A computed fold for a 74-nucleotide RNA from a Candidatus Woesearchaeota archaeon, annotated as transfer RNA. Its Rfam family is "tRNA". Gene Ontology term of the family: triplet codon-amino acid adaptor activity.

RNA sequence: GGGCCGAUAGUUUAGUCUGGACAGAAUACGGGGCUUCGGACCCCGGGACGGGGGUUCAAAUCCCUCUCGGCCCG
Repeated sequence: GGGCCGAUAGUUUAGUCUGGACAGAAUACGGGGCUUCGGACCCCGGGACGGGGGUUCAAAUCCCUCUCGGCCCG
């Protein structure tokens, strides 16, 4: 230099191919219940689509570009 794959809550992850309703879950965290206290368990809560642009009525999803990470080729 070229090619391929990936980036979603603090962490792990579903959804992306095939565009559509408040983006789902686990764990962590906060509050409450329970308990002599704590843990476990139950209920509730806040928290996420890497940046920019394009297409579209509508983009996590499609297209372009940048950044970062991984693999391969030279």